RNA sequence: UAGGCCCAGCAGCCUAGUUCCGGGCCGCCGCUCGGUUCCGGAAACGGGGGACCCAUCGUCCGGUGUGGAGCCGGACCGGGGCGAACGGCUUUUUUGCCGGGGCCACUUUCAAGGCCCAGCCCGUCAGCUAACCUCGUAGGCGAAUGAAAGGGCAAUC
Numbered sequence: 001u002a003g004g005c006c007c008a009g010c011a012g013c014c015u016a017g018u019u020c021c022g023g024g025c026c027g028c029c030g031c032u033c034g035g036u037u038c039c040g041g042a043a044a045c046g047g048g049g050g051a052c053c054c055a056u057c058g059u060c061c062g063g064u065g066u067g068g069a070g071c072c073g074g075a076c077c078g079g080g081g082c083g084a085a086c087g088g089c090u091u092u093u094u095u096g097c098c099g100g101g102g103c104c105a106c107u108u109u110c111a112a113g114g115c116c117c118a119g120c121c122c123g124u125c126a127g128c129u130a131a132c133c134u135c136g137u138a139g140g141c142g143a144a145u146g147a148a149a150g151g152g153c154a155a156u157c
Base pairs, nucleotide, nucleotide: 009153010152012141013140014139018043019042020041021040022039023038024036025035026034027033044137045136046135047134048133049132054127058076059075060074061073062072063071064070078125079122080121081120082119086099087098088097089096100117101116102115103114104113106150107149108148109147110146111145
């Protein structure tokens, strides 16, 4: 360097985004099979609206008032939802830093390392919220470092 033999268990991921039933349509000789955001239903998971009670009812300036509370006048500013996708400082913008958050393959904890902090929606309107009402079940990917504890399936005995 080449060849041969033996050994090495398995699990997909992010996300609420899954399963089942009936019908229609298509594929198929046919079907008890497969496909289909075409229709309807059920379960499961997730979101929004929605009482009492509770909470909230802005900032600055001036005036009144001993002061405070309160009141009056002027100026400025809409608010909310899904999602982990935020806060502060800095930079002409870009960007950078600090803190914080999310993911990394059965689960949890610790350590190390890597990646991300986007996007979309409502339309002047919605705090919490029982009953109740209502909506969604898409899309995108290819990671798997070490230790401890605890599990599932399979094989062998």
The prediction has a mean pLDDT of 77. The RNA shown here (c-di-AMP riboswitch aptamer (ydaO/yuaA leader)) has 157 nucleotides and comes from an uncultured Verrucomicrobia subdivision 3 bacterium. It matches the Rfam family "c-di-AMP riboswitch aptamer (ydaO/yuaA leader)". A reference for the family is Barrick et al. (2004), "New RNA motifs suggest an expanded scope for riboswitches in bacterial genetic control", Proc Natl Acad Sci U S A. Its family is annotated with cyclic-di-AMP binding and regulation of gene expression in the Gene Ontology.